[in-house]
RNA sequence: GGGCCCAUAGUUUAGUGGAUAGAAUAGUUGGCUUCGGACCAACAGACCGAGGUUCGAUUCCUCGUGGGCCCA
Numbered sequence: 001g002g003g004c005c006c007a008u009a010g011u012u013u014a015g016u017g018g019a020u021a022g023a024a025u026a027g028u029u030g031g032c033u034u035c036g037g038a039c040c041a042a043c044a045g046a047c048c049g050a051g052g053u054u055c056g057a058u059u060c061c062u063c064g065u066g067g068g069c070c071c072a
Base pairs, nucleotide, nucleotide: 001071002070003069004068005067006066007065010025011024012023013022018055027043028042029041030040031039048064049063050062051061052060
C1' cells in the first nucleotide's frame, strides 16, 4: 500500500427495512436468610461518528474512526 471481516447495555450477545431494540451476566432495591451466598421479584442500563437511499434505517450504500485476519 491492497483485500476481507467486525463495531448494539459495564461485559458476552440476539435482532435479513415497520417490535416498546430482546436475552444472559454484572449493577441497584426489595423478599428470603441469624448474617452472607444461592434463590425469587422489581428497577435502571445500548444501536461507533457523519452523510446518502427510503414514507420509514440497528438493518441497505458511501466516507471516516477503532479492532481483527490475509497479501505485499